[in-house]
Molecule: transfer RNA
Organism: Methanobacterium sp.
RNA sequence: GGGCCCGUGGCUUAGGCGGUAGAGCGCACGGCUGAUAACCGUGAGGUCCUGGGUUCGAACCCCAGCGGGCCCA
Numbered sequence: 001g002g003g004c005c006c007g008u009g010g011c012u013u014a015g016g017c018g019g020u021a022g023a024g025c026g027c028a029c030g031g032c033u034g035a036u037a038a039c040c041g042u043g044a045g046g047u048c049c050u051g052g053g054u055u056c057g058a059a060c061c062c063c064a065g066c067g068g069g070c071c072c073a
Base pairs, nucleotide, nucleotide: 001072002071003070004069005068006067007066010025011024012023013022019056027043028042029041030040031039049065050064051063052062053061
C1' cells in the first nucleotide's frame, strides 16, 4: 500500500428483508437465612464508533473518516 470482517449499557452479545433496542453476567435495593453464598423479585444503566446522505422513518441502506482483528505485498 491492497483485500476482507467487526464496532450495540461496565463486560459478553441478540437484533432475516428499515417501524421507535432485548438478553446473560455485573451493579443497586428488597425477600429468603442466625449470618454469608446460592436462589427469588424489583430497579437503574445504551448519543447503537463519528460525521454526512437516502427516507415519513436508519442500529439496519449509501459515502467518508476513526478504532480493532485477519490475510496479501